[in-house]
Context: one part of a larger RNA
RNA sequence: GAGCGAACGUUAGCGGCAGGCUUAACACAUGCAAGUCGAGCGAGAACGGUUCCUUCGGGGACCUAGUAAAGCGGCGGACGGGUGAGUAACACGUGGAUAACCUGCCCUUCGGUGGGGGACAACCGUCCGAAAGGACGGCUAAUACCGCAUACGUCCAUCAUCUCUGUGGAGGAGAUGGGGAAAGGCAGAUGGGGAAAGGCUUCGGCCGCCGAAGGAGGGGUCCGCGGGGCAUCAGCUUGAUGGUGAGGUAAUGGCUCACCAUGGCGAAGACGCCUAGCUGGUCUGAGAGGAUGAUCAGCCACACUGGGACUGAGACACGGCCCAGACUCCUACGGGAGGCAGCAGUGGGGAAUAUUGGACAAUGGGCGAAAGCCUGAUCCAGCCAUGCCGCGUGAGUGAUGAAGGCCCUCGGGUCGUAAAGCUCUGUGGGGAAGGACGAAACCUGCAUGGUUAAUACCCAUGUAGUUGACGGUACUUCCUUAGCAAGCACCGGCUAACUCCGUGCCAGCAGCCGCGGUAAUACGGAGGGUGCAAACGUUGCUC
Numbered sequence: 001g002a003g004c005g006a007a008c009g010u011u012a013g014c015g016g017c018a019g020g021c022u023u024a025a026c027a028c029a030u031g032c033a034a035g036u037c038g039a040g041c042g043a044g045a046a047c048g049g050u051u052c053c054u055u056c057g058g059g060g061a062c063c064u065a066g067u068a069a070a071g072c073g074g075c076g077g078a079c080g081g082g083u084g085a086g087u088a089a090c091a092c093g094u095g096g097a098u099a100a101c102c103u104g105c106c107c108u109u110c111g112g113u114g115g116g117g118g119a120c121a122a123c124c125g126u127c128c129g130a131a132a133g134g135a136c137g138g139c140u141a142a143u144a145c146c147g148c149a150u151a152c153g154u155c156c157a158u159c160a161u162c163u164c165u166g167u168g169g170a171g172g173a174g175a176u177g178g179g180g181a182a183a184g185g186c187a188g189a190u191g192g193g194g195a196a197a198g199g200c201u202u203c204g205g206c207c208g209c210c211g212a213a214g215g216a217g218g219g220g221u222c223c224g225c226g227g228g229g230c231a232u233c234a235g236c237u238u239g240a241u242g243g244u245g246a247g248g249u250a251a252u253g254g255c256u257c258a259c260c261a262u263g264g265c266g267a268a269g270a271c272g273c274c275u276a277g278c279u280g281g282u283c284u285g286a287g288a289g290g291a292u293g294a295u296c297a298g299c300c301a302c303a304c305u306g307g308g309a310c311u312g313a314g315a316c317a318c319g320g321c322c323c324a325g326a327c328u329c330c331u332a333c334g335g336g337a338g339g340c341a342g343c344a345g346u347g348g349g350g351a352a353u354a355u356u357g358g359a360c361a362a363u364g365g366g367c368g369a370a371a372g373c374c375u376g377a378u379c380c381a382g383c384c385a386u387g388c389c390g391c392g393u394g395a396g397u398g399a400u401g402a403a404g405g406c407c408c409u410c411g412g413g414u415c416g417u418a419a420a421g422c423u424c425u426g427u428g429g430g431g432a433a434g435g436a437c438g439a440a441a442c443c444u445g446c447a448u449g450g451u452u453a454a455u456a457c458c459c460a461u462g463u464a465g466u467u468g469a470c471g472g473u474a475c476u477u478c479c480u481u482a483g484c485a486a487g488c489a490c491c492g493g494c495u496a497a498c499u500c501c502g503u504g505c506c507a508g509c510a511g512c513c514g515c516g517g518u519a520a521u522a523c524g525g526a527g528g529g530u531g532c533a534a535a536c537g538u539u540g541c542u543c
Stems, first nucleotide, its partner, number of pairs: 001543004006539005013391006019384002021349001026347003030344003035075003040072002048063006082302003092226007101219003106215008114148001116146002123138006154179006161172004184207003188203002191201002228274003235265003240262008277299004281292004304325005327338004355381001357380003363377001364375004394424004404415004428484001429480006438470001443465008487532005492513003498527005508515002
């Protein structure tokens, strides 16, 4: 000199953009943060209203409504959001390998979607419990569950063959035998049966379901190289190193196990201890380098502490389950409930870090055919000079160089065109009026075209309508008055800026040198000056 997620002191007008627990991965009251689908399925209220009956207590019917809430089932709760504890490691970065692998939803293609069965919730009843919750009996549906049929692919076994090859194997075509699938739902048209209604039949359509191949995107595993400190850590290792066989996994492998062998690592630093999430980047520096890893982005790890598996395409799962522990809460003492390192917020710690706000309008995500619902992701608003940037606190003119302050050699000098006065302007502030961009869609209506047996449905195009939290905000116009808006540090040298008074090695200053003991430009005050300016200094840390 530059920088900072800063803090502290004095001061403080406005706006834009960004940032905001670096400490206790300390403990948490309260609310919200993950649901959705009735076009998978079976059931199905109440309040209230209308009306009828009434012994005036009440009861029935219809609407509310196939709504609410709950249940079975599907998809999503593995994303998004938080934190940095652990980790010196294939965790990360980079470059490779997988002939050792997986992949729900999405896209493309091929082939199917036949026919049956038995349950369990909800519900009803009985019962247990203070509660949380549970037991038993009975009924029932499905895109829930289970057999059977069928098998283009596929999988397994056997046979034979071609191509490639890193000689381990991989890929293709073929024969025989064997194993294994599925689910339906929806609106439309035409005709039929029917008292009527109804996917009951026919037709084409949409969304699904099953088997398989390919793709896209995502992930698993392995390897080379790279990036901390200590040698006052020198030896370490028994599943340890390798083999055979088996188990296990999507998959290689001591990953696990049985047996066998005795290996494996190490001064090119094993092992141990300490510290630490890694990177793109950020700061500094001419660079080399040094320091760092807040915000944003990628990866990893964790979710009260430790362990475990279940479900699933995916977890060993932040707002799932089980066990143990510590802690907190409820209890009828028998037993139960909980996990903010999600967003706010509270206590505590600390020098120190914000609102228990608004909206799904936009972007994105989940579910749904859609309408839509959910979304503390996100978009906004609130607080804080925490930082960066911009603007203002007036402009022009004005010498009796006013008054006043300070200094003085008493002549004067200086503050100083500074003020006053005169002439203007209107940013910010205040008042009034108008008033956005961000919105294009989805969807609905109409028109045209395509598809079709069809003027249904569906698809495409055009057109009209609809949707804004921020926000009556930004912005624009008018009115108003110089009126409401400047401080902080320094002035001995380094280092820009000097005099007077007070003090008298005292009180004090100080980054270094050093000032102060009676004329102190170094202490304190004043006048003047210098520097920066809505800031200025100090402290801490980095280069």
Model confidence (mean pLDDT): 83 of 100. Predicted 3D model of a 543-nucleotide part of an RNA (small-subunit ribosomal RNA, 5' domain) from an uncultured prokaryote.